About this RNA:
Predicted 3D model of a 72-nucleotide RNA (transfer RNA) from Parcubacteria group bacterium CG10_big_fil_rev_8_21_14_0_10_38_31. NCBI's taxonomy places the organism under Bacteria, Bacteria candidate phyla. Its mean pLDDT, the model's own confidence on a scale to 100, is 83. Its Rfam family is "tRNA". The literature on the family includes a 1997 paper in Nucleic Acids Res by Lowe and Eddy, "tRNAscan-SE: a program for improved detection of transfer RNA genes in genomic sequence". It was read from a public genome assembly.
[in-house]
Formats: sequence, C1' cells, structure tokens
RNA sequence: GCUGGAGUAGCUCAGUGGUAGAGCACUGCUCUGAAAAAGCAGGGGUCGGCAGUUCGAUCCUGCCCUCCAGCA
Repeated sequence: GCUGGAGUAGCUCAGUGGUAGAGCACUGCUCUGAAAAAGCAGGGGUCGGCAGUUCGAUCCUGCCCUCCAGCA
C1' cells in the first nucleotide's frame, strides 16, 4: 500500500429503515443477628467522526479515525 472483519452502557454482546436492549457490574430496598446468595426497583448511551440518501438512519452509501486478520 491492497483486501476482509470489528467499533452500540463500566465490561461482554444483541439490535438488517420507524420510541436503543440483555447479561454481568454499580446504587437502593426486601430477606439475615450480620454477611453472602436470591428477589424487586433504579441510574447510566452525542450507537467512533463528518457528509449523503430517505418523511425517517445504530441499520443503506462515501470519506476519515482506531483495532484485528490476511496479502504484498
């Protein structure tokens, strides 16, 4: 340099055009003599960036950034 893949909550990941979710973690409550476990509730997101298409974009297109793999 070229090709392919990935980028969404603190972490691991869903979500193929119509109000962004789960598990773990965190906070509070219940339970307990106390803790752990369990149960209930809650907080937390410029969906990597900038444009384009569309009535509407996490999703489609282009460019850029970061990471991974392969080729040279």